The prediction has a mean pLDDT of 83. A computed fold for a 1467-nucleotide RNA from an uncultured Ktedonobacterales bacterium, annotated as small-subunit ribosomal RNA.
């Protein structure tokens, strides 16, 4: 950089990614080469073999070989020389080289220095090597033991040892001088001690060997500085600290001792506890950092574990010793041996790691005069794609763009110039000749090696994979599956159209490799020195006094500590960076150069800043005097009003309480009411974004004590200041202890309500408490959620408390200025909100916190408290969580406003019967769809068959239907027969066009193939249509302009208005869909034309045109605007009345069964046809209707008045029949035209009937017709005749309607053979009632509040109940690991004894191999001293029946706690 919190924003925040990097591992793949690199785990354990030896020019025997020479018993055997070799004495080496990182937070390590020091071997140099003695391994004899190995006796050499001389220098002491503060140091001088080895060579000489100086390397030593966590480790320490004597050591030094003193370290973080070998460099970043420390180098440390010394120049010693322990071998059981963290290699662990190889040529090491030996150091090959780095798998050419493969919208597209085919070309492969460099040297010597390189042949030939392909992130189709299977780094993907899972095609990426895991830095400004923050996102500690630290007016002089300039040393090599060379390039590797430190050290500068000295100040601070204000505090005292309680009066039935009650009080006398007294609390008006005070906090008056602050003078002090880890006060309100108090208020706690429940909210009582003194707690939304000081940087306005100024009768007002305290606002700053001189600006100083959410402000520990609490993590889970503001949707938030919303009315459902329609139940089937309003007389404008999609039962399979194509056939249509329940099936006749014919052509059938068919399946793939909010007045866009931006203005605002409908205003201007108007019918008037209206017609109708209404005109109101209100005129008045017109969009509404269509499915069936039978079922529920229930009627005459439709398969008149439905008839009429359906009804007149289950009501059943139709059995309409059922106005709730409207009343049409209480249209009769907008509903603007946004039918809390997780405690149990007492005490050092043993040296003696000294040694003592043992405590970790809380889980249980006023405002 970029995904990711949201409907969208902005910012906070953490999560993921995409980069490089590795001693890697795993998966799939693998062709060569060249350089690297290879047990990170078990520092576990080891079979075997190799890894340190060499010197015969120290020695002296053994032994094997040569020669000589002497001898000989001819076998030999001595000597002498040379030579070679195992052991041995003795020299150097074995302290190196090689391993490992366990230990170590240390002078271990880096990095600059220092002084008190050793140094073998080697380099310069000096002086010496004189002369003796005693031993002793090997040997040999001669024993023990398994055996490792060990006694005795005896021989013998040296460069093995030990006395004597000598001995410059050196070392000890001692005089003298000199030099320094002193330690000491120089120069002279005396004097004690105190050295040596030889060997080679004919010789020369060489190699040694000693004593000294001296250099180089190398080594112990000591200091500054520098790198790791933890404070839930805060105190640590007895040789500790420091002194003097001593001793020790190469050498300072508590390194050891004995004394004596009490120090020493520690918040700059001791001391514990944890973790690490340090460095150079690696790896990564732009840097600054961050991680690391493998390979190569430097340094440590370390060698089965622990101790401990010996040798020795060096070791407390990987392949030496001794002791203790574990473990592992051996054994004759009595004793022995061993130590791969040297190379190989076993085995164990483990994700993980190689040959028991070649060679000393090389380069370096050891010995040795050297010739030379030794070297698993080293050089080499082996095995691993582990890394890096190079090559290759092959070039060009090739279109009909082949086959195949995938995928189409069937036309194509792709794979793809790829392939095949043509031509080449051989790096590498493979044979095959040749053949190094590395060997610097008189000469020899090469493991790798017949290798690298060449040269020639042969053939393109033997050699591609992995990972991806939804965003990040380059790369998409089709199939398969269908919240399965699965995928996933994050976000997220899968529930039948997956570019996210699996295959396949194709595609990107890289490539002998790919890719996955794991780690590190990066990205991450995400610990922010470079470079971050704390008002609301995480962070200000409640305050406040001050310690240590940090920070500091104004002047001068020093000074040279920081700072700063310039030398010097130094910072190894390697690496890394430039530049040049060497392998055919690269990796790799040679040389040269830069470069690197918070180091050290010389010289300088002085401006800053420390450090010293001296000054100054109304210029910071504080004093000083004069004035001032106040609920500042602590103590006494005191005073009204409420209140309760007591007493006394006076009085009666209540009286208190709620939303409504009830519990309580009250006839024993309550409330009310009046008096009198008694108690504790608290202080009404005065009050006031008024005052004080550092927070907390402080409120009657009065007095006394007492802290701060303010203004004035400008008189003293001279920077004394600011801040403050720690540390001390101080700290509401609850709480708590001990002691009083106790009216009123009230947590617990009782009782009444209210509730589905109410451990709540309201109610009646009530105890702690609240008050007071004593002491404790030490917390809070302790808030301005804003630390403390200091300065600076526009103004207005209020207030509270000072001072001065004008002016004045006067401090009345005005002006200045200081301290508080509010309130608006410019820059500025802020994510935004807002802050703005009381900063959240602009700067300094200094303190405290932050660092995703959840777990947890909890757990353990530990301090502190009487207690409750304060301080304060992890495990483990999550992709967000959180601010702020936006658009929106919601509220049991506010305003405003409309609507037959609701009031007012009138008719009704809602209860009977029936109809229709759903649901349900039931069938073989009762085909499907429609589901709240916006399903429900709805698709259905009309189910007996048909429809018909369902059912049973029988049939067909190129099909009922549509196109092509091939081959046959003429059996085609059409009639007519047999059969059949019926589709169907069989049988006779019969034939059109073109053409001379053959043959074609149409129709038709068979057959075969393409294909038809499907009301099967998704309306949640879709089109088109429609319902719905809603004819509601909304809904948007351009430009501009505002905000970082969603987004906002516009459109809000003030009036109007049916209407975002118009007017005023206004960063808006203007425009678009929507309103309105333009269309239609109606209503008046004209004109014009006229079939028709029996005739006739100025009228009436019919139909076309045009008039007319526009708030135009008066009045008044509002603002003069729009508009409103009243009138006038008019047929009609503010839209006249109806209609058609439905904006952005909402609801994944409805509809795959109207139609169309995508994909999926079925094909002898989910297609198609036919009979019959369902869609019409019947305990039951609901929706819409019709009819009543009656006298405002019912019944019967007798009379009157539309509109609007429809009519050739059709309305159908007259007229005869029939009670009647209807039949016969058939005029007329394609209708303004017909005796067309047709008589409208309600009404109106008369008559009756008189409240009755009725002359009301008609269900229901018989019985008789009648029509329609192939057929009315299921299952149709009508008529007559008889029946004559429920029903006397409807419960809780619900519907429609504001005028030609509601109800009432009939008329037509579509549909249709027939069926109409349904729907649609039409006229006739014609009313009630609106105060008003508080409420129910539903809509519209604005404004609030949100945790909602699938949007309140939303969020979303917490017990319980199940599963898994991590944790915590828990009777205990088990172990680690450091330290403490005491106890025992190897090995060895040191001291101390040494009576036992003793060659050198000394004396005596002198031959006794004597004796005695000196020195040694075994032995024993003693300090200390690894381990063990015992003990009590520490500390850390396992585990642990139970147990606690806590995370996490699509649909589990109970109630609403929180978001809105969340329905008791919330913390």
């Nucleotide at each position: 950089g970029a995904g990711u919190u949201u409907g969208a924003u902005c910012a906070u925040g953490g999560c993921u990614c995409a980069g490089g990097a590795c001693a890697a591992a795993c998966g799939c793949u693998g062709g060569c080469g060249g350089c690297g690199u290879a047990c990170c785990u078990a520092a576990g354990a080891c079979a075997u073999g190799c890894a340190a030896g060499u010197c015969g020019a120290a020695c002296g025997g053994g032994c094997g070989c040569c020669a000589a020479u002497u001898u000989u018993u001819c076998g030999g055997a001595a000597u002498u020389g040379g030579u070679g070799u195992g052991a041995g004495u003795g020299g150097c080496g074995a302290a190196c080289g090689g391993g490992u990182g366990a230990g170590u937070a240390a002078c271990a390590c880096g990095u600059a220095g220092g002084a008190a020091c050793c140094u073998g071997u080697c380099g310069u140099u000096g002086a010496g090597u004189g002369g003796g003695g005693g031993a002793u391994a090997a040997c040999g004899c001669g024993g023990g033991g398994a055996a490792a190995c060990c006694g005795g006796c005896g021989c013998u050499a040296a460069u093995a040892c030990c006395g004597c001389a000598u001995g410059a220098a050196g070392u000890u002491c001692g005089a003298u001088g000199g030099a320094g503060g002193g330690a000491u140091c120089c120069a002279u001088u005396g004097a004690a001690a105190g050295a040596a080895a030889g060997c080679a060579g004919c010789a020369a000489u060489g190699c040694g060997c000693u004593c000294g100086a001296u250099g180089a390397g190398g080594g112990g030593c000591c200091u500054g500085c520098g790198g790791c966590c933890g404070a839930u480790u805060a105190g640590c320490u007895g040789g500790u600290u420091g002194g003097u004597g001593g001793g020790g050591u190469a050498a300072g030094g508590g390194c050891c001792u004995a004394c004596c003193a009490a120090g020493g370290c520690g918040a700059c973080g001791a001391u514990c506890g944890g973790u690490a070998g340090c460095u150079g460099g690696u790896c990564u970043g732009a840097g600054a950092g961050g991680a690391u420390g493998g390979u190569c180098a430097g340094c440590c440390a370390c060698a089965c574990u622990g101790g401990g010394a010996c040798u020795g120049a060096g070791a407390c010693a990987c392949g030496g010793c001794c002791c203790a322990g574990a473990c592992u071998c051996c054994u004759a059981c009595g004793g022995g041996a061993g130590g791969c963290a040297g190379c190989a290699g076993u085995u164990a662990g483990g994700a993980a790691a190689u040959u028991u190889u070649c060679c000393c040529a090389a380069u370096g090491g050891g010995c040795g005069c050297a010739a030379g030996c030794c070297u698993g150091a080293g050089g080499g090959a082996g095995u691993a794609a582990c890394g890096c780095c190079g090559c290759g798998u092959g070039c060009a050419g090739g279109a009909u763009g082949a086959c195949g493969g995938c995928u189409u919208u069937c036309g194509g597209g792709u794979u793809g110039u790829a392939a095949a085919c043509u031509g080449c070309u051989u790096u590498u492969c493979u044979g095959u000749g040749g053949g190094a460099c590395g060997a610097g040297u008189a000469g020899a010597a090469g493991a790798c090696g017949g290798u690298a390189c060449c040269g020639c042949a042969g053939g393109a030939a033997g050699a591609a994979g992995c990972c991806u392909c939804g965003g990040c992130u380059a790369a998409c189709u089709a199939c398969g599956u269908g919240c399965c299977a699965g995928c996933a780094g994050c976000c997220g993907c899968g529930g039948u159209a997956a570019u996210a899972c699996g295959u396949a095609g194709g595609a990107g990426g890289c490539g002998a490799g790919c890719g996955u895991u794991g780690u590190c830095c990066g990205g991450a400004a995400u610990u922010a020195c470079u470079g971050g923050g704390c008002g609301u996102a995480a962070a200000g500690a409640g305050c406040g006094c001050g310690u240590a630290g940090g920070u500091g007016g104004c002047g001068c002089a020093g000074u040279a500590c920081g700072a700063c300039c310039u030398g010097u040393g130094u910072g190894a090599a390697a690496g890394c960076c430039c530049c040049c060379g060497g392998c055919u390039c690269a990796a790799c590797u040679g040389g040269g150069g830069a470069g690197g430190g918070u180091c050290a050290u010389g010289g300088g500068u002085a401006a800053c800043g420390g450090c010293u000295g001296u000054g100054c100040u109304g210029u910071g601070a504080g004093u000083a005097c004069a004035g001032g204000a106040g609920a500042g505090g602590g103590g006494a005292g005191u005073g009204g009003a409420a209140c309760u309680c007591c007493g006394g009066g006076a009085g009666u039935a209540g009286c208190g309480g709620u939303g409504a009650a009830a519990u309580g009080c009250g006839u024993a006398g309550a409330g009310a009411c009046c008096c009198g007294g008694a108690g504790g609390a608290a202080c009404a008006c005065c009050a006031g974004u008024g005052g004080c005070g550092a927070a907390g906090g402080c409120g009657g008056c009065u007095c006394c004590c007492u802290g701060g602050c303010c203004u004035g003078u400008a008189a003293c002090u001279g920077a004394c200041g600011c801040u403050g880890u720690g540390g001390c006060g101080c700290g509401a309100a609850a709480g708590c202890u001990g002691g009083g108090g106790g009216a009123g208020c009230a947590a617990a706690c009782g009782g009444g309500a209210u509730u589905a429940g109410a451990u709540a909210c309201c109610c009646c009582g009530g105890u702690a408490g609240u008050c007071c003194c004593a002491g404790c707690c030490g917390u809070a939304a302790a808030c301005g959620a804003u630390g403390a000081c200091c300065a600076c940087u526009a103004g207005a306005u209020g207030u509270g408390g000072g001072a001065g100024g004008c002016a004045u009768c006067g401090a009345c007002c005005c002006c200045u200025u200081c301290c508080g305290u509010g309130u608006c606002g410019u820059a500025g700053c802020u994510a935004a909100c807002g802050c703005a001189a009381u900063a959240a600006g602009u700067g300094g100083u200094c303190c405290g916190c932050c660092u995703g959410g959840g777990g947890a402000g909890u757990a353990c520990g530990a301090c502190c408290g009487c207690a409750a609490g304060g301080u304060u993590a992890a495990a483990c889970u999550c992709a967000a969580a959180g601010g702020a503001a936006u658009u929106g949707a919601c509220g049991g938030g506010a305003a405003c406003c409309c609507g037959c919303a609701c009031a007012a009315g009138c008719a009704g459902c809602g209860g009977a019967g029936c109809g229709u329609g759903u649901g349900g139940u039931u069938u073989a089937a009762u085909u499907c769809g429609a589901a709240g309003c916006a399903a429900c007389g709805c698709g259905c404008a009309g189910a007996a068959c048909c429809u018909u999609a369902c059912c049973a039962g029988g049939g067909u399979u190129u099909g009922a239907c549509a196109u092509g194509c091939a081959a046959g056939c003429g059996c085609a249509c059409c009639a007519g027969c047999c059969g059949u329940c019926a589709u169907g099936g069989g049988c006779u006749g019969u034939a059109c066009c073109c053409g001379c014919a053959a043959g074609g052509g149409a129709c038709g059938c068979u057959u075969g193939c393409a294909c038809a068919g499907g009301u099967g399946c998704u309306g949640c793939a879709u089109g088109g249509c429609u319902g719905u909010c809603g004819u509601c007045a909304g809904c948007u866009c351009g430009u501009g302009c505002c905000g970082u931006g969603a987004g906002g203005u516009g459109u809000u605002g003030g009036g109007u208005u049916a209407a975002g409908u118009c007017c005023c205003g206004c960063a808006a201007c203007g425009a678009g869909c929507g309103c309105a108007a333009c269309c239609c019918c109606u209503g008046u008037c004209g004109u014009u034309a006229g079939u028709u209206g029996a005739a006739a017609c100025u009228c009436u109708c019919u139909a076309a045109c045009g008039a007319u209404a526009c708030u135009g005109c008066c009045a008044c109101u509002u603002c003069u605007a729009a508009a409103g209100u009243g009138g006038a005129g008019g047929a009609a008045g503010g839209u006249g009345g109806g209609g058609a017109u439905g904006a952005c969009g909402u609801c994944a509404a409805g509809u795959c069964a109207g139609c169309a269509c995508g994909g999926c499915c079925c094909u002898g069936a989910c297609a198609u046809c036919c009979u019959g039978g369902g869609c019409u079922a019947c305990a039951c529920a609901c929706a819409c209707g019709c009819u009543a229930c009656a006298a405002u009627g019912g019944c019967c005459g007798c009379g009157a008045c539309a509109a609007a439709g429809g009519g050739c398969a059709g309305c159908g008149a007259a007229c005869u029949c029939g009670c009647a439905a209807g039949a016969g008839g058939g005029a007329g009429c394609g209708a303004a035209u017909c005796u067309u359906c047709a008589u409208a009804a309600a009404c109106g007149c008369g008559g009756u009937c008189u409240c009755a289950g009725u002359u009301c009501g008609g269900a229901u059943u018989g019985g008789a017709g009648g029509c329609u139709g192939c057929a009315a059995c299921c299952c149709g309409c009508c008529u007559c005749c008889a029946u004559g059922a429920a029903g006397c106005u409807g419960g809780a709730g619900u519907u429609g309607c504001u005028a030609g409207u509601a109800a009432c009343c009939g008329u037509a049409g579509g549909u249709c053979a027939g069926c109409a209480c349904a729907c649609u249209a039409c006229g006739g009769u014609g009313a009630a009632u609106a105060c008003g907008u508080u409420c129910c509903c539903g809509g519209g603007u604005c404004u609030u509040g949100u945790a909602c946004a699938c949007a309140c039918c939303g969020c979303c809390c917490g017990u319980c109940a199940c599963a898994c997780c991590a944790c915590g405690a828990a009777a205990g149990u088990c172990g680690g690991c450091a330290a403490c007492a005491c106890u025992u005490g190897a090995a060895g050092c040191c001291g101390c004894c040494a009576g036992g043993c003793u060659a050198a040296c000394c004396u005596c003696a002198u031959u006794a191999g004597g004796a005695g000294g000196a020195g040694g040694c075994a032995g024993g003592c003693g300090u200390c001293g690894a381990g063990g043992g015992u003990g009590g405590g520490g500390u850390c970790g396992g585990u642990g029946a139970u147990u606690g809380g806590g995370g996490u889980g699509a649909a589990g249980u109970c109630g609403u706690a929180a978001c809105a006023a969340g329905g008791u405002a919330g913390c």